[in-house]
Molecule: transfer RNA
Organism: Ascidiaceihabitans sp.
RNA sequence: UGGGAUGUGGCCAAAUGGUAAGGCACCUGUUUUUGGUACAGUAGACUGUAGGUUCGAAUCCUACCAUCCCAGCCA
Numbered sequence: 001u002g003g004g005a006u007g008u009g010g011c012c013a014a015a016u017g018g019u020a021a022g023g024c025a026c027c028u029g030u031u032u033u034u035g036g037u038a039c040a041g042u043a044g045a046c047u048g049u050a051g052g053u054u055c056g057a058a059u060c061c062u063a064c065c066a067u068c069c070c071a072g073c074c075a
Base pairs, nucleotide, nucleotide: 001071002070003069004068005067006066007065010024011023012022018055027041028040029039030038048064049063050062051061052060
């Protein structure tokens, strides 16, 4: 420098154009002498950034950023 993959709550992770599931963790409650376990419940993400297309975008298009892989160049 070229090509490719990935980026979604604290962590993991689903959603292939119709308005963001689920699990773990955190918090609250019940149970327990306390803790753990178990059970029940609440809250938390505008989807890496900025634009574009569309009635409607996590999803399609463009540029950029981060990480990883492959190839090339220099040493």